The RNA shown here (transfer RNA) has 77 nucleotides and comes from a Candidatus Peribacteria bacterium. Rfam family: tRNA. The RNAcentral record of the sequence draws on ENA.
RNA sequence: GGGCGACUAGCUCAGCUGGUUAGAGCGCGACACUGAUAAUGUCGAGGUCGGCAGUUCAAGUCUGCCGUCGCCCACCA
Numbered sequence: 001g002g003g004c005g006a007c008u009a010g011c012u013c014a015g016c017u018g019g020u021u022a023g024a025g026c027g028c029g030a031c032a033c034u035g036a037u038a039a040u041g042u043c044g045a046g047g048u049c050g051g052c053a054g055u056u057c058a059a060g061u062c063u064g065c066c067g068u069c070g071c072c073c074a075c076c077a
Base pairs, nucleotide, nucleotide: 001073002072003071004070005069006068007067010026011025012024013023019057028044029043030042031041032040050066051065052064053063054062
């Protein structure tokens, strides 16, 4: 330098062919339960969907550029 892939909650991830309100598990907080913990149950908080543009009536999803990480190839020494 070229190609491919990933980026969504604190962590691990889902999100179908663009459409109805952005979700799960774990973690965190409160409550219930208990003599008290743990476990379990209920409720809750937590998100510019990596960034900037574009397409569209509508973008987490499609397109371009940029960033970070990973894999492969090439080049130099």